A computed fold for a 73-nucleotide RNA from candidate division Kazan bacterium RIFCSPHIGHO2_01_FULL_44_14, annotated as transfer RNA. Model confidence (mean pLDDT): 80 of 100. Rfam family: tRNA.

């Protein structure tokens, strides 16, 4: 340089066009405990790398561009 994977909450993941995006883990608050821990309950977080385009509707589908990663050169 050339193809191709990946980018969604703090972290790991889901969602493969339609109800202003879902779950474990972590945080915060309570209950249990002598204390922590487990374990029960409520509760905060993300508008999907960015920008454009399709479309009645876009995290989804397409193009550019950025970040990583793997393969050839």
């Nucleotide at each position: 340089g050339u193809g191709g994977g990946c980018g969604u909450a703090g972290c790991u993941u889901a969602g493969u066009g339609g109800u202003u995006a879902a779950a474990g883990c972590u945080c915060u608050c309570g209950g249990u405990u002598g204390u922590g821990g487990u374990c029960c309950g409520a509760g905060u977080g993300a508008c999907c790398g960015u920008g454009g385009g399709u479309u009645c509707a876009a995290a989804u589908c397409c193009c550019a561009u950025c970040g990583c990663c793997c393969a050839c050169c």